This is a predicted structure of an 81-nucleotide RNA (c-di-GMP-I riboswitch aptamer). It matches the Rfam family "c-di-GMP-I riboswitch aptamer". From the family's description: GEMM was predicted in a large-scale screen for bacterial structured RNA regulatory elements.
RNA sequence: GAUGCACAAAGCCAAACUUGUUGUGAAGCAAGGACGGAAAGCCACGGGCCUUUGAGUUUCAAAGGUGGCCGGGUUACUCAG
Numbered sequence: 001g002a003u004g005c006a007c008a009a010a011g012c013c014a015a016a017c018u019u020g021u022u023g024u025g026a027a028g029c030a031a032g033g034a035c036g037g038a039a040a041g042c043c044a045c046g047g048g049c050c051u052u053u054g055a056g057u058u059u060c061a062a063a064g065g066u067g068g069c070c071g072g073g074u075u076a077c078u079c080a081g
Stems, first nucleotide, its partner, number of pairs: 004079001005081001012037002017032006035068001041074003045071003048066008
């Protein structure tokens, strides 16, 4: 430097649900809470899913949401037989 099959320690994130709040909505944020996570850090680039609006008829377009759906990009702690 590369790689991540296995082991150890320290720490990190926080699903459902509840409360408050923002939004037409998907959902976001804060607090509580832990189902899980080794990129559950970051980026909506491709696909998926979801919402709104307009066409219009089961599809198309536009604008959004989701990184804890997958791929891709990028950065990174410890350990490393």
Its mean pLDDT, the model's own confidence on a scale to 100, is 80.